Context: one part of a larger RNA
Molecule: small-subunit ribosomal RNA, central domain
Organism: metagenome
RNA sequence: CUGGGCGUAAAGAGUGCGUAGGCGGCCUGUUAAGUCUUGUGUGAAAUCUCACGGCUUAACCGUGAAACUGCAUGGGAAACUGGCAGGCUAGAAUAUGGAAGAGGUAGAUGGAAUUCUCGGUGUAGGGGUAAAAUCCGUAGAUAUCGAGAGGAAUACCCAUUGCGAAGGCGAUCUACUGGGACAUUAUUGACGCUGAGGCACGAAAGCGUGGGGAGCAAACAGGAUUAGAUACCCUGGUAGUCCACGCCCUAAACGAUGGAUACUAGUUGUUGCGAUGCUCGACAUCGCAGUAAUGCAGCUAACGCGUUAAGUAUCCCGCCUGGGGAGUACGGUCGCAAGAUUAAAACUC
Repeated sequence: CUGGGCGUAAAGAGUGCGUAGGCGGCCUGUUAAGUCUUGUGUGAAAUCUCACGGCUUAACCGUGAAACUGCAUGGGAAACUGGCAGGCUAGAAUAUGGAAGAGGUAGAUGGAAUUCUCGGUGUAGGGGUAAAAUCCGUAGAUAUCGAGAGGAAUACCCAUUGCGAAGGCGAUCUACUGGGACAUUAUUGACGCUGAGGCACGAAAGCGUGGGGAGCAAACAGGAUUAGAUACCCUGGUAGUCCACGCCCUAAACGAUGGAUACUAGUUGUUGCGAUGCUCGACAUCGCAGUAAUGCAGCUAACGCGUUAAGUAUCCCGCCUGGGGAGUACGGUCGCAAGAUUAAAACUC
């Protein structure tokens, strides 16, 4: 390079936006770069192939033919690809309209609960466990009532629900704001798909500065357990968890399944919008868009997937190539650091 692959065997980048590049709807005209056809020139000899011949054969050699699949150039064709010009509306986008939503950011507010402080009642226990003890309590605990402080999280609603590109998002209200679906016509007229580099976002933990600190809780201390117990259990408890700003950039970042388009049996739910119908509702049917379950064909090593494909096809990107060594070393880039990223070889089975 060819070929084969990527749900679970090695393999889909965590996610998006987008540059170059690759690929690209329908019709007409034109061009002739690609493409096709034909002519000419060239494509050294040897080699290879074929035929005939020469050494007794063969290897070898000689003669002839073919071939050298290429390049240059002239004539021609115009279906396809490309270029140019014109047009179209089925892709894409925009406008308009009323709905849905834990989508995002900021601010304000609420109630339940835990803890703490103060006060009242009240007295000897409380707490904890398999059982205990450490621990708290006559300096009045636990329990109970009232008042206050403060931080964090938002029970029920809540689900096979919804929204978001992913990470993720859940009390209420307000302001600002992103996206998607649906519906009617209207507008633009291929403006599209993918996307090496690049840029942005990216749970948790961790880092820097300044706040905050109720509960929980790495580390740590004590009590148990045990042969031991650097654990599991218990009592405490600091970072952290929370906020602002700035870093880090990794996860079983999972649907372990890249994106886009088209096509290919059904059935049962559910969400949003719309249409039609009537008994006007917590209704029925239908359409589009989402989200689940089951399942034919087909696919699959099997499990299973199955119109939300892992089916049938096309386009583009990423990635894989025996196990270990190793996602390591060295070097580069990035980072305050922790480290991240890119990424071998010897050797060995």